This is a predicted structure of a 72-nucleotide RNA (transfer RNA) from a Candidatus Levyibacteriota bacterium.
It matches the Rfam family "tRNA". Rfam classes the family as a transfer RNA.
The coordinates come from a structure-prediction model, not an experiment, and the mean pLDDT is 81.
[in-house]
RNA sequence: GCCUCGAUGGCUCAGUGGUAGAGCGAGAUCUUGGUAAGAUCUAGGUCGGGGGUCCGAUUCCCCCUCGAGGCU
Repeated sequence: GCCUCGAUGGCUCAGUGGUAGAGCGAGAUCUUGGUAAGAUCUAGGUCGGGGGUCCGAUUCCCCCUCGAGGCU
């Protein structure tokens, strides 16, 4: 230098055009003599940045940043 994949709550990851989700974690309540476990609920996201297409973009296209792998 070129190619491929990835970037989404604190963490690990879904979501391939129509209101952003799960598990774990955090907080509250219930349960217990108490703790753990369990149950219910709640909060937490400008979806890496910029631009374009579209009625509508996390999703499609272009550029950039960062990370992983490969080729030379």
The RNAcentral record of the sequence draws on ENA and MGnify. The same sequence occurs in records of 2 taxa.